Background: The RNA shown here (SAM riboswitch aptamer (S box leader)) has 108 nucleotides and comes from Chryseolinea serpens. RNAcentral holds the sequence, with entries from Rfam and Ribocentre. Its mean pLDDT, the model's own confidence on a scale to 100, is 81.
RNA sequence: UAUUUAUAAAGAAUAGGGAAGAGAGCAGACUCGUUGAACCUAUUGCAACCUAGCCUCUUGAUGGGAAAAGGUGCUAAAUUCUGCCUAAAUGAUUAGGGAAUAUAAAUA
Numbered sequence: 001u002a003u004u005u006a007u008a009a010a011g012a013a014u015a016g017g018g019a020a021g022a023g024a025g026c027a028g029a030c031u032c033g034u035u036g037a038a039c040c041u042a043u044u045g046c047a048a049c050c051u052a053g054c055c056u057c058u059u060g061a062u063g064g065g066a067a068a069a070g071g072u073g074c075u076a077a078a079u080u081c082u083g084c085c086u087a088a089a090u091g092a093u094u095a096g097g098g099a100a101u102a103u104a105a106a107u108a
Stems, first nucleotide, its partner, number of pairs: 001108008013043005021032003026083004045074002049071003054065003079100001084097005
């Protein structure tokens, strides 16, 4: 980097640096940001995708539970919302399915 699978309406701060933008890409909106956002570092925190353990169910496979040592990840707003398709309504909109993206694991 590519492919596959799973998940994505919950949750989670302080300090230092930094300096004008940011919210993945494009577009339209709408929010956030000098009461210093983005980004970097440190220490925490949240979560439980993978590994090693603990308890438990089963003949076994498999499942469930608590925890969190290690490997990641994350820490404004539903992945901020929408954009493509279907149905209802015909007016906003609602529901479902896609697409794209993100995270993890496996394979190449």